[in-house]
Context: one part of a larger RNA
RNA sequence: GCCAGGGAGUGUGUCUGUAUGGCAAGUCUAACCGGAGUAUCCGGGGAGGCACAGGGAAACCGACAUGGCCGCAGGGCUUUGCCCGAGGGCCGCCGUGUUCAAGCGCGGGGAGCCAUGUGGACACGACCCGAAUCCGGACGAUCUACGCAUGGACAAGAUGAAGCGUGCCGAAAGGCACGUGGAAGUCUGUUAGAGUUGGUGUCCUACAAUACCCUCUCGUGAUCUAUGUGUAGGGGUGAAAGGCCCAUCGAGUCCGGCAACAGCUGGUUCCAAUCGAAACAUGUCGAAGCAUGACCUCCGCCGAGGUAGUCUGUGAGGUAGAGCGACCGAUUGGUGUGUCCGCCUCCGAGAGGAGUCGGCACACCUGUCAAACUCCAAACUUACAGACGCUGUUUGACGCGGGGAUUCCGGUGCGCGGGGUAAGCCUGUGUACCAGGAGGGGAACAACCCAGAGAUAGGUUAAGGUCCCCAAGUGUGGAUUAAGUGUAAUCCUCUGAAGGUGGUCUCGAGCCCUAGACAGCCGGGAGGUGAGCUUAGAAGCAGCUACCCUCUAAGAAAAGCGUAACAGCUUACCGGCCGAGGUUUGAGGCGCCCAAAAUGAUCGGGACUCAAAUCCACCACCGAGACCUGUCCGUACCCGUUACAGGGUAAUCGAGUAGAUUGGCGCUCCAAUUGGGUGGAAGCAGGGAUGAGAAUUCCUGUGGACCGAUUGGUGACGAAAAUCCUGGC
Numbered sequence: 001g002c003c004a005g006g007g008a009g010u011g012u013g014u015c016u017g018u019a020u021g022g023c024a025a026g027u028c029u030a031a032c033c034g035g036a037g038u039a040u041c042c043g044g045g046g047a048g049g050c051a052c053a054g055g056g057a058a059a060c061c062g063a064c065a066u067g068g069c070c071g072c073a074g075g076g077c078u079u080u081g082c083c084c085g086a087g088g089g090c091c092g093c094c095g096u097g098u099u100c101a102a103g104c105g106c107g108g109g110g111a112g113c114c115a116u117g118u119g120g121a122c123a124c125g126a127c128c129c130g131a132a133u134c135c136g137g138a139c140g141a142u143c144u145a146c147g148c149a150u151g152g153a154c155a156a157g158a159u160g161a162a163g164c165g166u167g168c169c170g171a172a173a174g175g176c177a178c179g180u181g182g183a184a185g186u187c188u189g190u191u192a193g194a195g196u197u198g199g200u201g202u203c204c205u206a207c208a209a210u211a212c213c214c215u216c217u218c219g220u221g222a223u224c225u226a227u228g229u230g231u232a233g234g235g236g237u238g239a240a241a242g243g244c245c246c247a248u249c250g251a252g253u254c255c256g257g258c259a260a261c262a263g264c265u266g267g268u269u270c271c272a273a274u275c276g277a278a279a280c281a282u283g284u285c286g287a288a289g290c291a292u293g294a295c296c297u298c299c300g301c302c303g304a305g306g307u308a309g310u311c312u313g314u315g316a317g318g319u320a321g322a323g324c325g326a327c328c329g330a331u332u333g334g335u336g337u338g339u340c341c342g343c344c345u346c347c348g349a350g351a352g353g354a355g356u357c358g359g360c361a362c363a364c365c366u367g368u369c370a371a372a373c374u375c376c377a378a379a380c381u382u383a384c385a386g387a388c389g390c391u392g393u394u395u396g397a398c399g400c401g402g403g404g405a406u407u408c409c410g411g412u413g414c415g416c417g418g419g420g421u422a423a424g425c426c427u428g429u430g431u432a433c434c435a436g437g438a439g440g441g442g443a444a445c446a447a448c449c450c451a452g453a454g455a456u457a458g459g460u461u462a463a464g465g466u467c468c469c470c471a472a473g474u475g476u477g478g479a480u481u482a483a484g485u486g487u488a489a490u491c492c493u494c495u496g497a498a499g500g501u502g503g504u505c506u507c508g509a510g511c512c513c514u515a516g517a518c519a520g521c522c523g524g525g526a527g528g529u530g531a532g533c534u535u536a537g538a539a540g541c542a543g544c545u546a547c548c549c550u551c552u553a554a555g556a557a558a559a560g561c562g563u564a565a566c567a568g569c570u571u572a573c574c575g576g577c578c579g580a581g582g583u584u585u586g587a588g589g590c591g592c593c594c595a596a597a598a599u600g601a602u603c604g605g606g607a608c609u610c611a612a613a614u615c616c617a618c619c620a621c622c623g624a625g626a627c628c629u630g631u632c633c634g635u636a637c638c639c640g641u642u643a644c645a646g647g648g649u650a651a652u653c654g655a656g657u658a659g660a661u662u663g664g665c666g667c668u669c670c671a672a673u674u675g676g677g678u679g680g681a682a683g684c685a686g687g688g689a690u691g692a693g694a695a696u697u698c699c700u701g702u703g704g705a706c707c708g709a710u711u712g713g714u715g716a717c718g719a720a721a722a723u724c725c726u727g728g729c
Stems, first nucleotide, its partner, number of pairs: 001729006011124013026050003032044004054061002064092001067091004074084004093108006127267002130264001134257006145231009154221001156188003159184001163180007193218003198214002201212002233249001235245003270664006280293005296404006305391003309388009321376001322374002329369002333365006340359003344355004410434010439450003454632007464622003467606003473619001475618006486608002499593003503590010520577005526550003531545003556571001559570003633654002635650005665718001667715001669713008683702008
């Protein structure tokens, strides 16, 4: 890992609903006793419980055996209607508490009790498995820590302390030298023995649950070691690392309390039908939980209206937008007026005056804004009323009461906000979708587009597409693009901005033009004069001033280059050649530049250029579970039947997680009834058939003795999951 077998809402008690049954103003027995056919059963037993009266803290007091009206079902009649009307509703009345009173609270015109099944709650192990803990009592110092007792062990060598001797020196104390001597938590050391630094070597399902090899440290001492003995779990021991105390230590091990508790994780076993959520609010030592409400479901009661849509009318509103010579606040530039204020300058002896600038106020022109501004002001929303529509009275709406839940981590798109530089970001709100929604498209892709799905078969379309992969056009007409731009709806995903562009296409406007435009080529481009000043020089061209006149077709007191200054080369301007548009500017379309990322690039790919790109128009076709059509199934309802059967209706029924409700299939055993079996039961293997399915049934073989069906019970009853348990392979 696979297979087989095992494996999870149970029992008791109490409470509260519901279904069925018994009796009923009552109902039920409990313990226990007797009998017997002896756990069953029959008879007794009313002690006691609940109900029959409530109100009040209590003392205590103590209620409609029906007065009025409406009216469902039902019934009757002289039937577009009328009458009666159980139950039901609205009043009235009564009891009691509070109480001066009024009012208010609770109650009142008889339904309960018991049993069985079942939904739920609570207590217990309480659907199952799962901690790390905590506590108690025992057992451990054969490992290891330390102590004690008795023993044992340490090759060889090196260094050479004290002491002692001899000699020399000294007055002495003493010193020096040479010997001798053999100290030391001394040295070397693979002695024995003990340790374990580095290789971060080998091994790492190992030789080994800590090993092997090389290297390394100590090795007469706080040394190593044998045996015996002592210290015990909040305790020991510790040259101290929270180390060690039998592969166990920030509190040993074993057993017990114990099925500890777990708001946490995982798992929880057959089929189908109807409806179908919530991820919100409030509270919470609350935030991974719970309770109540909202929302879902089922049951009962009531009995006629209800209202999501559209339109109209009467009101409400101050958002989008817009505006601000309408407030408030912000916010350009200019002109003028006033001199109201200020600095400075000038005039004046001073008082004062004049002026530039700045501020302020006003007027005019000009340029802008606001969530907490508004002279305005939508769409839209909303209350009430009416009409239409839809819906309801056999499918009972609206409403009321009760049983059962799930849920209280949500997410995304779009619209409108708040925070943030931003985010596949955080936080609101409305709506749709995903969650819990399949199918088609989008390359792939929960929430984007189409579309809401019983089964089967045929057709038509949607979104999106039609060169090939790949179903359908290499479709038609016109235009653009030359950048492979593009062939990418939305987007975390597809980037492409400000700015620039004599790339190209389209539409306008101004001016010039056959009396010849624009460009090009040819020619002219002169004279007074080297204008005056300045200057070393200044001659068109350093600078300053002026910028005239003549001849002319035209030519500057010169627009550039150039020289030291001249010279020289162009330009403006004019003529000729040429011969038809030119030039400036505004707007638009498609392109281009801007344009940088890490292994090889992408429109899904191949590929595509009068497209297979982009824009406009048009005709075909493909394409879903959508729509249409045939048949069938289920569900709901109607008719019908004592009940089945049978016949109808559904354009307005058929998706579904959590969950509620309902109907079935199968397994074990029991009772009753009824069957099968040696002429072959169960089981097993293979095959056929039926049913929507759980499943059932038939045949053949094997097997060799038991096994079904119906009705009613019963339960340790259904396996794919739990790092599930056991076994096999």
Molecule: large-subunit ribosomal RNA, domain II
Organism: Haloarcula mannanilytica